Record summary:
The RNA shown here (c-di-GMP-I riboswitch aptamer) has 72 nucleotides and comes from a soil metagenome. The RNAcentral record of the sequence draws on MGnify. Of the family's consensus pairs, 95% are formed in the model.
RNA sequence: AAACGGCAAACCGCUCGCAAGGGCGGGACGCAAAGCCACGGGACUCCUUGCGGAGUCAGCCGGGCUACCGAA
Numbered sequence: 001a002a003a004c005g006g007c008a009a010a011c012c013g014c015u016c017g018c019a020a021g022g023g024c025g026g027g028a029c030g031c032a033a034a035g036c037c038a039c040g041g042g043a044c045u046c047c048u049u050g051c052g053g054a055g056u057c058a059g060c061c062g063g064g065c066u067a068c069c070g071a072a
Base pairs, nucleotide, nucleotide: 006031007030011026012025013024014023015022016021029059035065036064037063039062040061041060042057043056044055045054046053047052
């Protein structure tokens, strides 16, 4: 630089959850790890008088593990 492909934002429908948000379907903004992991930071939600506790986000950042093709 190609090739086979892959994933799927917002939004909409249904559904679970107090909520953040999750699942399924439609749909594509984008992604070379937008595959997986809540370890660190951060943001968000719920509870608490407070200390603090419980949870969510991997498509916020860092990190760890794995991975197709290829000039190599």